[in-house]
Molecule: transfer RNA
Organism: Nanobdellota archaeon
RNA sequence: GCGGUAAUAGUUUAGUGGUAGAAUUGGGGACUGUGGAUCCCUCGAUGUGGGUUCGAUUCCCACUUACCGCC
Numbered sequence: 001g002c003g004g005u006a007a008u009a010g011u012u013u014a015g016u017g018g019u020a021g022a023a024u025u026g027g028g029g030a031c032u033g034u035g036g037a038u039c040c041c042u043c044g045a046u047g048u049g050g051g052u053u054c055g056a057u058u059c060c061c062a063c064u065u066a067c068c069g070c071c
Base pairs, nucleotide, nucleotide: 001070002069003068004067005066006065007064010024011023012022013021018054026042027041028040029039030038047063048062049061050060051059
């Protein structure tokens, strides 16, 4: 230099065009002599900038970062 893959909550991740789910962490509560475990409730996320579309996490382009391959 060229190509490929990935980027979603603090963390690990699901989601092939129509209001983004789960687990765990965090906060509150129940239970408990205390703590732990368990149960209930709850906060929190689509890397950046454009394009297509009535509508984009999803499709297209560029960039950034990480990993892999070629040279």